Two RNAs folded together computationally: RNase P RNA and transfer RNA, 432 nucleotides in total. It holds a member of the Rfam family "Bacterial RNase P class A". Rfam links the family to the GO terms dimeric ribonuclease P complex, ribonuclease P activity and tRNA processing. The family's RNA type in Rfam is ribozyme. The coordinates come from a structure-prediction model, not an experiment, and the mean pLDDT is 77.

[in-house]
RNA sequence: CAAGUAGACCGGGUGACCGCUCCCUUUCUGGGGGAGGAAAGUCCGAGCUCCACCGGGCAGGAUGCUGGGUAACACCCAGGAGGGGUGACCCUACGGAAAGUGCCACAGAAACACACCGCCAGCGGCCUUUUGGUGCGGGCAAGGGUGAAAUGGUGAGGUAAGAGCUCACCGCGCUGAUGGUGACAUCAGUGGCGGGCAAACCCCAUCCGGAGCAAGACCAAAUAGAGGGACAUAAGGACGCCCGGCCUGUCCCCGGGUUGGUCGCUUGACCCUGGUGGUAACAUCAGGGCUAGAUAGAUGGUCACCGCCCUGAGCUAGCUCAGGGUACAGAACUCGGCUUACAGGUCUACUUGGCCC
RNA sequence: UCCCUGGUAGCUCAAUGGUAGAGCAACCGGCUGUUAACCGGUAGGUUGCAGGUUCGAGACCUGCCCAGGGAGCCA
Numbered sequence: 001c002a003a004g005u006a007g008a009c010c011g012g013g014u015g016a017c018c019g020c021u022c023c024c025u026u027u028c029u030g031g032g033g034g035a036g037g038a039a040a041g042u043c044c045g046a047g048c049u050c051c052a053c054c055g056g057g058c059a060g061g062a063u064g065c066u067g068g069g070u071a072a073c074a075c076c077c078a079g080g081a082g083g084g085g086u087g088a089c090c091c092u093a094c095g096g097a098a099a100g101u102g103c104c105a106c107a108g109a110a111a112c113a114c115a116c117c118g119c120c121a122g123c124g125g126c127c128u129u130u131u132g133g134u135g136c137g138g139g140c141a142a143g144g145g146u147g148a149a150a151u152g153g154u155g156a157g158g159u160a161a162g163a164g165c166u167c168a169c170c171g172c173g174c175u176g177a178u179g180g181u182g183a184c185a186u187c188a189g190u191g192g193c194g195g196g197c198a199a200a201c202c203c204c205a206u207c208c209g210g211a212g213c214a215a216g217a218c219c220a221a222a223u224a225g226a227g228g229g230a231c232a233u234a235a236g237g238a239c240g241c242c243c244g245g246c247c248u249g250u251c252c253c254c255g256g257g258u259u260g261g262u263c264g265c266u267u268g269a270c271c272c273u274g275g276u277g278g279u280a281a282c283a284u285c286a287g288g289g290c291u292a293g294a295u296a297g298a299u300g301g302u303c304a305c306c307g308c309c310c311u312g313a314g315c316u317a318g319c320u321c322a323g324g325g326u327a328c329a330g331a332a333c334u335c336g337g338c339u340u341a342c343a344g345g346u347c348u349a350c351u352u353g354g355c356c357c
Numbered sequence: 358u359c360c361c362u363g364g365u366a367g368c369u370c371a372a373u374g375g376u377a378g379a380g381c382a383a384c385c386g387g388c389u390g391u392u393a394a395c396c397g398g399u400a401g402g403u404u405g406c407a408g409g410u411u412c413g414a415g416a417c418c419u420g421c422c423c424a425g426g427g428a429g430c431c432a
Base pairs, nucleotide, nucleotide: 001353002352003351004350005349006348007347008346009345010344012306013305014304015303016302017301018300020034021033022032023031024030036328040339041338043337044336045335046334047333048212049211050210051209053245054244055243056242057241058240060208061207062206063205064204065079066078067077068076069075080094081092082091083090084089095203096202100201101200102197103196104195116144117143118140119139120138122136123135125134126133127132152170153169154168155167156166157165171193172191173190174189175188176187177186178185179184216263217262218261219260225254227253228252229251230250231249235248236247237246256431257430270289271288272287273286274285275284276283277282307326308325309324310323311322312321313320314319358428359427360426361425362424363423364422367381368380369379370378375412383399384398385397386396387395405421406420407419408418409417
């Protein structure tokens, strides 16, 4: 210098005028607060609130290497194994396929138990007479062929031909020892070792009651229920089914009324700085801080100057001038995450290649 | 806020994980004096998008995008 990897961050500034919303003080009015890193998608997990209540079983759902963090999680951290990259580094839905069931199109003999072309010795008959051809019942799975995939791979021995039949190495399973909390790794022995798919059903382990701030509480206002139906061996117990205890006039349809206010509502697993423990996620201690709360929904608009980027011209760098651009988006009960969108820019650490000293 | 369904040819819809098709429409030819109907033929697809599982994905899984629909208060 070029190309790249990982992480962190910013994402306009100042002034004037005109507005919007909330709070405080007051009635001249004045003062103060007012979007984000994702406020988004609503995909997970919780707090909070309500459902009279409790127990058991089934169904259903979620998660799925190990250890840790956390209120909890499908999140995060550290590690193992596998895969990718020259490398920094990155990715992984990563339990079980000899518990069972199912599927594996076409091709192929056979896709779960098989022999099409083949190879092989033997036997009898016939033909031919060469050591051959044909037939029969056998042995084999090496070679060919099919396929995405063909019953561990390579080599040697062995055999009539072959085959883990035997041996060496590699792969796999099992057992033991050692190291590690563990996933697992290493070593030794041993078994000759029968595909794939579980993001097919399923099995195993762990976890899960339901609903959601339009939750819910209170005040005020309005109105029409002798309306229809279902049930006492009943129905319901807030979105599955069954059983047991317990509680209760309960459910469905039709019709009618209100579309007001207050609370919930923003002090919280909160933010900033520093210390301590821990590899880290994180925990803890000390000091400081208060940082939007609307209900058809505020946080906006115009102008000026500056900043940043792009293009063109003047032009030797730098400067000047002109034009254009300055994203994604926007709180609505609140948090912890994930995912997705994002003009332009900054910083840190590292890798590879080239050149120079 | 809580859910549900769907996205395939221009339109309406099919398709056990195994060659993406049907009807209408379009185009060409025939029939007819002409048009319609009818007859024969042809073209047309990133299966909403991006990844993954699988030998193989329209279908299975994950994440996005778009469209449509439903529920809620009082007595």